[in-house]
Context: one part of a larger RNA
């Protein structure tokens, strides 16, 4: 490569990521309750026992054992809650892809000027309706710069 220009949205394939999502299924962390092992430590009227002290020499006292208990108190159950992570039928839309299907919305007055808000409609681009801008061509008229 300049109108046989540019260029918009739907749809179709195709890959990427991602939001919902009936669940599922890990982790991680605190709480509540149940149950409670060793162990200290606390009681103890029950059993023992050489040191210590007293003694009528019998034993009794202080300690100590053991059993009995009572508080903490791991791991173990149960219930619900927090945070985080995988998967998850289907499901919204995003992005990117040579090319593809439908129209042609933008961009010239783009063949209904665009544009912005809003409402309602339509396979989409988009339409109408309704407020607002000019970042609208033409035409006329008015101010004002410059020559």
């Nucleotide at each position: 490569c300049a109108c046989c220009g540019c260029c918009c949205g739907u749809c179709a394939c195709a890959c990427c990521a991602u939001g919902g999502g009936a669940g599922u299924u890990g982790g991680c962390c605190a709480c509540g309750c149940c149950c409670g092992a060793a162990g200290u430590c606390g009681u103890u009227a029950c059993u023992c026992c050489a040191a210590c002290c007293a003694u009528u020499c019998g034993u009794g006292g202080a300690g100590g054992a053991g059993g009995a208990u009572g508080c903490c108190g791991a791991a173990g159950g149960c219930a619900g809650g927090g945070c985080u992570g995988a998967u998850g039928a289907c499901u919204g839309g995003g992005g990117u892809g040579a090319a593809g299907u439908c129209g042609u919305a933008a961009c010239a007055a783009g063949g209904u000027a665009g544009c912005c808000g809003u409402a309602c409609c339509g396979g989409a681009a988009g339409g109408u309706g309704u407020g607002g801008c000019u970042g609208g061509a033409u035409c006329a008229c008015c101010u004002c710069c410059u020559u």
This is a predicted structure of a 147-nucleotide part of an RNA (small-subunit ribosomal RNA, 3' minor domain) from Drouetiella epilithica Golos-2-3.
The coordinates come from a structure-prediction model, not an experiment, and the mean pLDDT is 81.
The full RNA is in RNAcentral, with records from ENA.
Its Rfam family is "Bacterial small subunit ribosomal RNA".